[in-house]
This record gives sequence, structure tokens and C1' cells, in this order.
RNA sequence: GCUCCUGUAGCUUAGCCUGGUAGAGCAUUACCUUGGUAAGGUAAAGGUCCUGGGUUCAAUUCCCAGCAGGGGCU
Repeated sequence: GCUCCUGUAGCUUAGCCUGGUAGAGCAUUACCUUGGUAAGGUAAAGGUCCUGGGUUCAAUUCCCAGCAGGGGCU
């Protein structure tokens, strides 16, 4: 230099192909349970969906460029 993949909650990630209110597990907080912990149960909080632009009534999703990480080729 060329090429492919990945980027979503504190962490691991689903959803994207086929556009229409962003989900789960763990962790955190509160409560229940216990003599007190752990385990278990219930609930809550937590997201500019990497950035910018385009298409569209509407974009996490499609298109373009960029940034970051990883693989391959030279």
C1' cells in the first nucleotide's frame, strides 16, 4: 500500500441481511428472605448504538468518507 472483519449499558454481547418504541446475561442500587452472611427472589437505575455526511415520512440497521482495534496479502 491492497483487502476482509469488528465497533451497541461498567463488562460480555443479541438485534442489522429484510429500516418502524434498543434487549439479554453478569455487575451496581433498593427491597424480600436470614440470628448474620452467601445463595435465591422482586424491582430500579444505567445507551449521543465509534464520528461526520447522504438516502428516507422515519436510520443502531442502507450508502459514502473518516477514526480505532484485529486478521490476511504484498
Molecule: transfer RNA
Organism: Candidatus Nanoarchaeia archaeon